[in-house]
This record gives sequence, C1' cells and structure tokens, in this order.
RNA sequence: GGGGGCUGGAUGACCGCGUGUGGGCCAUGCCCACCCGAGGAAAGUCCGGACUCUUUGAAGCAACGGUGCCGGGUAACCCCCGGGCAGAGCAAUCUGACGGAAAGCGCCACAGAAAACAAACGACCCCGCAUGGCCGGGGCCAAGGUGAAAAGGUGGGGUAAAAGCCCACCGCGGGCCGGGCAACCGGGCCGGCAUGGCAAGCCCCACCGGGAGCAAUGCCAAAUAGGGAUCUUGCGGGCCGCAUGGCCCGGGGGCGCUUCACCCCCAAAGAUCCGGGUUGGCAGCCCGAGCCGCCGGGCAAUCGGCGGCCCAGAUGAAUGGUCAUCCAAGGGAAUUUCCCUGGACAGAAUCCGGCUUAUAGGCCCCC
RNA sequence: GCCGACGUAGCUCAACGGUAGAGCGUCUGAUUUGUAAUCAGAUGGUUGGAGGUUCAAUUCCUCUCGUCGGCUCCA
Repeated sequence: GGGGGCUGGAUGACCGCGUGUGGGCCAUGCCCACCCGAGGAAAGUCCGGACUCUUUGAAGCAACGGUGCCGGGUAACCCCCGGGCAGAGCAAUCUGACGGAAAGCGCCACAGAAAACAAACGACCCCGCAUGGCCGGGGCCAAGGUGAAAAGGUGGGGUAAAAGCCCACCGCGGGCCGGGCAACCGGGCCGGCAUGGCAAGCCCCACCGGGAGCAAUGCCAAAUAGGGAUCUUGCGGGCCGCAUGGCCCGGGGGCGCUUCACCCCCAAAGAUCCGGGUUGGCAGCCCGAGCCGCCGGGCAAUCGGCGGCCCAGAUGAAUGGUCAUCCAAGGGAAUUUCCCUGGACAGAAUCCGGCUUAUAGGCCCCC
Repeated sequence: GCCGACGUAGCUCAACGGUAGAGCGUCUGAUUUGUAAUCAGAUGGUUGGAGGUUCAAUUCCUCUCGUCGGCUCCA
C1' cells in the first nucleotide's frame, strides 16, 4: 500500500413501559411473580420472492417492460461464487450495463476540401504551348491544416510523383487443427482490406415477466337517508308441465387477438361519482427459504446430515430514565494521578433473500 | 406503511443530444410639473446534488436530496 471478517460501550442496583405465561382479588379491570423486548443498516423502496385478492383456464401470436461474456449457486433475482476477455496499477489487487454496428433506419453541431455510395482546399508529378502563367489536359493521396473522429499501422521495395501497387511483421475477416462443458485460448492456411463511432437512439437476436398490494384480504360489532346523479352491457324462439320450473335450439358475454375447453346470462346486473354513518375489535401477525454448534461434499457461492434453541409483535404505536464502577474519545491541571465534558449512523410496523446509501471508534486475519 | 408525480433566472413556464430562452419582476435612462402607463438598454442560471454513457447531457442511465399528491372501514 491492498483485500477480507467481526464489533457497534460493559456490569450492577432502583424506578417505569409493552406482549406472553402462571397466580390472586370485592373479577372484562387492577395487583403480584417470571420470560422476552430494535438494527447492521430497522433507511432508500431500487430489484427478487412468500402471502392475499383479481384476470375463467391452457396453448400460440402481438404489444409493453426487463435482463444480456461463459459455467455454477438459489424459492427467485438487475444478487452471489468461479472462470474468460478488456482496462488501470511496479505489484498485491481493483474496475467493467461485457450480445449484435458486414439485417436495416437514424444522428455525427462548430471547424474543415471532404463526416460515410468518400471527396479534392492545397501540395507533388507528367504532357501540351499562347513557354514563367491566377493557362489547359491528365495522374495521385504520401506530407499539411480542421476536428472527438479523415477510410488499416510500421518498415522496405517501387514510381515521373505516389498509392496494399508489391513484400515482411502487426491488426482485420473467413475456413482448418488442437485444448476447454463453455466463454475463450494456441497453432497454421487463405484473402490485399471490401467493414469510422453511437444500440444508457430506434432496432435485431436469445431468455424472462399478467395486474394490484397487509391501508392486500376475511370475519364480527356499532351507526346511518339502504338516498341521488351519470355511464356500460342488454332484452330471442320452441316443447313439457296447473305452477315454482325443466329440456332443446339459437344468440350474447367472460385476457389485446386466434384456437380449444369450461362457465355465466337471455332481464336485469354492474361500474364511477356525490351524499350518509363509523373512526371499534379479531384474524392475517411472527416456528421461519429461522438461529447456533459439530461432521461431511465442493476451489467457492452453497448444499446435505446430526444435535441444541425459541429470539419484539406494538397500533395517538412499548423497547426508557437515574445512580455507581469501569472501557473508548476530547479538554484542562499536572507528571502517572486528579477534575470536567461525554458515546458514530440511526431506530421495527406483513415477512424473507439481496443491492445501494449513512456510519465515531475498536479488534482480528491474509497478501 | 404502500403507490405516484415533479425539481431550469427572484416568480410562472419553454427548449430534436449540438451557443440554456420567453413573459412578469429588478435596476438605469428617456418621456411628465410629478407618478402610473409607454419606449430603449442592462441585470440575472453549479438546469436540486454526485457519478456514468457519448466527441458533446436540461435531455439518456444509476445513486442520492427535497417538495407535492393519492390510498381506512360500513351500508
């Protein structure tokens, strides 16, 4: 210098608060005893799930959204692990939205001759004559300048001057062989180069994904005017029967479309808004992809087995305060003691796995 | 708690990825006896902040900060 992990003041006493369990009493409320009582991020709500309601179900297509090197892990992931490639660093190591720009469309301001079917400002060279001119015809893109970017790079040959025009190496593209599950790597052959950048612009390819969210949802209780407005879908036929009704045909509806299956309806049903009432209780709700230890498989993420443990469930929302001793830190006196101040970020609200952001200080390990 | 929208000059709003503008305001001058109105000129931006993609970002992407709005139950 780099990487990883742990911790996040400690102990005791007293007073107090909230669930739960047990007990008591003049029993729907109080009292007593005991157990437990914020975090690594409880945060941002950025991803992925569990769970619940809703879409009638399945398959395909379209639309929309997302992911994007390869392999593995996982309930799943935009997460994690291992590997490849590229970049940074002397190195340890770190970083990467890392498919496709020769499928197509679009954009590339200013400057510059020219910004994508290349082109010719200027330069160089050759020829001509009206022979030194701001001339005409032709060759050509190496040097120059502009720009973020100028149409393979370096060196040599070649030429009137030049140029992949030719050659060697490098780069690029296409086959082949070998290694690897693969990404990819190595070798050799062919091609003279035809192909600038942007896909966190449209898009193409592959894969994934219905929507809403615990204020979801279900139940109980109380109270009120079971009131008003607007909108949507929509009114079929026959037979049996005394009739409620039943059967058949047909039509309509149920995800954006199609097919199949299923269901419902055939006359009332549904949606939205205004107005009214209540601001109560229970479930969901904490035993779970749970935590700890040991053993085993695996490089690892992680998986399997055995044993042990119960670890917040509040709802105008508990988790606090005081004192004493110590620990870390700061200041002062002073010289190893004393005095004073005083504890980072923050704080559950259905739960879980991640990511990101905030975080004083302390401890340990590896390179 | 859950969901959504928006941050640009003092205020209200614009702006195909290519020099950040308009109206109102403020200041100065003219006009007027003076004020208002009118006319001329000037003033004023870390595009909320940080990073990334790109030659180039108000615009595209990620993180973060702030502001605003909606959502209880019953009939």
Predicted 3D model of RNase P RNA and transfer RNA as a complex of 442 nucleotides. Model confidence (mean pLDDT): 78 of 100. Rfam match: Bacterial RNase P class A. The family's RNA type in Rfam is ribozyme.